[in-house]
RNA sequence: UGCCGAGUCCUCGUCCAGACGGCGAGGAACGGGGGAACCAAAGGGCCUGUCCGGCCCAGGGGCGAAUCGGACCCAGGCGUCCGUAGCGCGAUCUCUUUCAGCGCGAGCCCGUCAGCUAACCCCGUAGGCCGACGAAGGAG
Numbered sequence: 001u002g003c004c005g006a007g008u009c010c011u012c013g014u015c016c017a018g019a020c021g022g023c024g025a026g027g028a029a030c031g032g033g034g035g036a037a038c039c040a041a042a043g044g045g046c047c048u049g050u051c052c053g054g055c056c057c058a059g060g061g062g063c064g065a066a067u068c069g070g071a072c073c074c075a076g077g078c079g080u081c082c083g084u085a086g087c088g089c090g091a092u093c094u095c096u097u098u099c100a101g102c103g104c105g106a107g108c109c110c111g112u113c114a115g116c117u118a119a120c121c122c123c124g125u126a127g128g129c130c131g132a133c134g135a136a137g138g139a140g
Stems, first nucleotide, its partner, number of pairs: 002129003008028008029125006039115001043057005059113001060110004068083005086104004093140007
């Protein structure tokens, strides 16, 4: 100079020699969750022939592109490799399409509970990267 990502901007007070710094309180913007009607959905077993009800077993859900499959190793677990749904990059300012190329395809959280969902309620504003100068278009 740029990139991934919602993760940015502003106001007031205070600390400070001072600040685009620290702390506190707000606002905007962006992002996420909970939450009616209608619609959708309604696990298995037992009590018990049925309804209500009870007990036991199995759970279920969220952020994110990050799902799914195969092979191998391993006592099991774990792990490794190859694919894959999906995601990202491009230096003319922004957006966008196609081809080729390169890369990712993780991790974390809730705690038996949450479908959708108007009003309404709640939460976040982090963290991590460094080397390009491929081609053909469109819009502003």
Molecule: c-di-AMP riboswitch aptamer (ydaO/yuaA leader)
Organism: soil metagenome